[in-house]
This is a predicted structure of a 74-nucleotide RNA (transfer RNA) from an Anaerolineae bacterium. Its mean pLDDT, the model's own confidence on a scale to 100, is 81. Rfam family: tRNA. Rfam describes the family as follows. Transfer RNA (tRNA) molecules are approximately 80 nucleotides in length. The family's RNA type in Rfam is transfer RNA.

RNA sequence: GGCGACGUAGCCAAGUGGUAAGGCAGAGCUCUGCAAAAGCUCCAUCAUGGGUUCGAUUCCCAUCGUCGCCUCCA
Numbered sequence: 001g002g003c004g005a006c007g008u009a010g011c012c013a014a015g016u017g018g019u020a021a022g023g024c025a026g027a028g029c030u031c032u033g034c035a036a037a038a039g040c041u042c043c044a045u046c047a048u049g050g051g052u053u054c055g056a057u058u059c060c061c062a063u064c065g066u067c068g069c070c071u072c073c074a
Base pairs, nucleotide, nucleotide: 001070002069003068004067005066006065007064010024011023012022018054026042027041028040029039030038047063048062049061050060051059
C1' cells in the first nucleotide's frame, strides 16, 4: 500500500429500515436486628461526518479506530 471483518452503556453482548433485548458492574429502594441472598427501579448522541428515505443502529459514501490476510521495502 491492497482486501476483508468489526465498532451498540463502565464491561460482555442481541438486534439489521418503524419506541435498542439480556447479563455483569454501579446507584437507589423493598425485605431483613445488621448484613448476605432475593426482588423492584434507574443507567445508550448505536465510532464520526454526509447521503437515500415519511422514517436509519440497520442501506450507501467518506473518514477515524481495532483485528485478520496479502503485497512491497529493510